[in-house]
A computed fold for a 469-nucleotide part of an RNA from an uncultured bacterium, annotated as small-subunit ribosomal RNA, 3' major domain. It matches the Rfam family "Bacterial small subunit ribosomal RNA". Its mean pLDDT, the model's own confidence on a scale to 100, is 85.
Context: one part of a larger RNA
RNA sequence: UGACGGGGGCCCGCACAAGCGGUGGAGCAUGUGGUUUAAUUCGAUGCAACGCGAAGAACCUUACCUACUCUUGACAUCCAUGGAAUCUUGUAGAGAUAUGAGAGCGCCUUCGGGAACCAUGAGACAGGUGCUGCAUGGCUGUCGUCAGCUCGUGUUGUGAAAUGUUGGGUUAAGUCCCGCAACGAGCGCAACCCUUAAGCUUAGUUGCCAUCAUUAAGUUGGGCACUCUAAGUUGACUGCCGAUGACAAACCGGAGGAAGGUGGGGAUGACGUCAAAUCAUCAUGCCCCUUAUGAUUUGGGCUACACACGUGCUACAAUGGACAAUACAAAGGGCAGCGAAACCGCGAGGUCAAGCAAAUCCCAUAAAGUUGUUCUCAGUUCGGAUUGUAGUCUGCAACUCGACUACAUGAAGCUGGAAUCGCUAGUAAUCGUAGAUCAGCACGCUACGGUGAAUACGUUCCCGGGUCU
Repeated sequence: UGACGGGGGCCCGCACAAGCGGUGGAGCAUGUGGUUUAAUUCGAUGCAACGCGAAGAACCUUACCUACUCUUGACAUCCAUGGAAUCUUGUAGAGAUAUGAGAGCGCCUUCGGGAACCAUGAGACAGGUGCUGCAUGGCUGUCGUCAGCUCGUGUUGUGAAAUGUUGGGUUAAGUCCCGCAACGAGCGCAACCCUUAAGCUUAGUUGCCAUCAUUAAGUUGGGCACUCUAAGUUGACUGCCGAUGACAAACCGGAGGAAGGUGGGGAUGACGUCAAAUCAUCAUGCCCCUUAUGAUUUGGGCUACACACGUGCUACAAUGGACAAUACAAAGGGCAGCGAAACCGCGAGGUCAAGCAAAUCCCAUAAAGUUGUUCUCAGUUCGGAUUGUAGUCUGCAACUCGACUACAUGAAGCUGGAAUCGCUAGUAAUCGUAGAUCAGCACGCUACGGUGAAUACGUUCCCGGGUCU
C1' cells in the first nucleotide's frame, strides 16, 4: 500500500422480509455424470458447465468405430506428356473404384502456340477437428452497468508512499454543492444513438372511410377528414409555484402537461480479477504424423441403460373437462417459395390450380375470452404415458433412428420431504402467434402481442457489493 476478520460506522441490491408462482414427488422431453460398447467423436465442470458450442446427428453433417481402398494425394501453386470440356451407356463390386463401348471435338491465335478443364508422371510440397488456451492473437464469460480506476504539476515524508480521491451534506452515480495543500486533467457515470408514450407539418397507394352514391364485401366511383404508414419537427429542462435546507447542492409537495424528476425498454461494460473459457470458428509459435495421426467409400455409432443430477413440458382437475355458437391482436416469413377457392379424405393429407418478389396475394381459424348444453368429485367424460393395427408426408433411403393422423389401449399421478429458484407493473402468472436453423424433424431458443394480479412494515438476520476506519 493492499487483502482478510464469526471488528466497528454509513449505504445499496428480489439480498432478506412482505407476497405470487414454481422446482424437489409422477410421466415424458432434453443435457450431463456414471456404466456399457468395436465406437458410444470432442469440448464446457461452483456461482460464471449441465435445452451449453449444436439456429435443428436417418445418409451427409462427422471429427468416432468396423471393413474395403489410395499414396504428389479429396484441396493449392509450379513442370513435362497426352487429350477439348462434357454427355450417354455395358460388366464386376456394398460402394469408393476397376474395366469396356459410343457420341462430342468448342474458344483465342502472330499458326509456333495459348486459356479453361481432364488424365498420367517426377518432385518441391499438400494435408492433420493431432498435442500444448500454462507459448499466443482474436473473440467471450465473470465480479458488474458495480462506481470506481488513474495521471501531470505542486506540497508532505529519509523512504515505501501520502495528499488530490478524505471531511459536512446530497445523488442512481468520484452526481453535484460547501469546506480543505492542493490545483487541474484523463478513462468510467450522465448526455449524445435506437425504440416506445403525445402533438404538428409533409405525403395518400397496396393503407383508411366521416359525408354522397354503390356492393354479398371499402367491392366500385369518390375523398385524404380520421386511422395508419414514414420522413421531418415540437415536447421534459427541477423550467414554474410553495415548504425544508447552509443564502448551496438538493429533497418534499403542487400546478400545467400525453408524459415529471434517469418517463419505460435497449444498445453501450472503466483500470483490472479468475495462468477463467476457446489451438474444434478462425489465425498462429513449438512439438508430433507423412503408403498415415492424411484421403475416398460402405455400414454402424454420436439415439446404448441397474442408476444419479440439472433444465423444461404435460398433469394430478369443477376458477375444470367435453360439445356447439361467437368476438378481438401484434410482429414476422414467402419464387428450387407462400400457396387461396373448389373437390376428395373421419384425419394427417391429396387433386386441380387462382394470386403474389407482396401495406395489394398467401402462410392465417389467434388462443385464453363470451354465450349455451352436459359431466357432479370418481383414478372419473381428470390425466395422457405405453403398446397394437391401419395410414399420411418429406427424402436415393424412415430397420437401427423422423414427424404427424385415425381407431383401439388407457400406466404413473389426488399438489409433492429436507431443501431450493424466479419475479416490484403492463412485471409475475396465464393464453396463443411468428421466425431462425431446416428436404423432413422444436416441449428448446429468439421475437410478438392478448388477459392481467398480490406485496414491499422495514434493514435485526442470510448472500453479494461500495465506502471510511